The RNA shown here (Guanidine-I riboswitch aptamer) has 110 nucleotides and comes from a Pseudomonadota bacterium. It was read from a public genome assembly, where an Rfam model found it. Its mean pLDDT, the model's own confidence on a scale to 100, is 82. Lineage of the source: Bacteria > Pseudomonadati > Pseudomonadota.
RNA sequence: CAAUAAGGGCACUAGGGUUCCGGCUGAUUGCAUCAGUGACUGGUCCGAGAGUGACCGACCUGCCAGCAGCGUACUGGAAGGUUACACGGAGGGAUAAAAGCCCGGGAGAU
Numbered sequence: 001c002a003a004u005a006a007g008g009g010c011a012c013u014a015g016g017g018u019u020c021c022g023g024c025u026g027a028u029u030g031c032a033u034c035a036g037u038g039a040c041u042g043g044u045c046c047g048a049g050a051g052u053g054a055c056c057g058a059c060c061u062g063c064c065a066g067c068a069g070c071g072u073a074c075u076g077g078a079a080g081g082u083u084a085c086a087c088g089g090a091g092g093g094a095u096a097a098a099a100g101c102c103c104g105g106g107a108g109a110u
Stems, first nucleotide, its partner, number of pairs: 007056002010053003015046002020043002022040001023037005057083005063077004085105001087108001091103003
């Protein structure tokens, strides 16, 4: 300096806001409606490379079976195992909006 199944989506969580619902406030009271409010714990919603879970996939090992026999290669089966590590802005983008979302395992640092 270069390379990697070091892959993939799903569910959930930390976290996040405010379209919708609910809460609260106001419009003479109630219902309804409208407006405001996320300096409202909430339901819906968004949601992690460096969070969790299971699954699929990939890889490794020997075993068994098939290819008439033996060996190799190949194919299939079941079993066991591996799938590591991971500090990080500013700025921009999407959506109603924000974010540990996306740019991005980026820039940079080590």